[in-house]
About this RNA: The prediction has a mean pLDDT of 81. This is a predicted structure of a 149-nucleotide RNA (FMN riboswitch aptamer (RFN element)) from Bacteroidales bacterium UBA5197. The organism belongs to Bacteroidales, within Bacteria.

RNA sequence: GAAUUUCUUCGGGGCAGGGUGAGUCAGUUAUUAAAACAGGCAAUUCCCGACCGGCGGUAAAAGUCCGCGACUCUCGACAACUUGUUUGAUGAGACUGAUCAGGUGAAAUUCCUGAACCGACAGUAUAGUCUGGAUAGUAGAAGAAAUUA
Repeated sequence: GAAUUUCUUCGGGGCAGGGUGAGUCAGUUAUUAAAACAGGCAAUUCCCGACCGGCGGUAAAAGUCCGCGACUCUCGACAACUUGUUUGAUGAGACUGAUCAGGUGAAAUUCCUGAACCGACAGUAUAGUCUGGAUAGUAGAAGAAAUUA
């Protein structure tokens, strides 16, 4: 230095500012009832605008290339008991968004300039950014110990 096993720690960011007003609150006038007038509060979801970018790889640094993870769905085997569309740990499959032009260079859809685009589910006034499942889980990163040749 390598391989295997075990353990420990770490492991996701984001509406500044403005507009509208679904609703809601009380008021004035009027009334059988309706209605009218003016006002407060009110969307991080709508509109303008602002902001954000997990992990490994790559001739050179990536939200948009290649792959992985996460969300959602389906199926299998295992354990537990309170025997359930239960709980726990686990394997496989499905699904899985979005970029171009110019420049530099040996090399860049990765850098620089410019203009674009994308973002699970539930809740709620329609959500990448709020709240929630989640003090969860994970790709993986760093470190320690043991064993082996």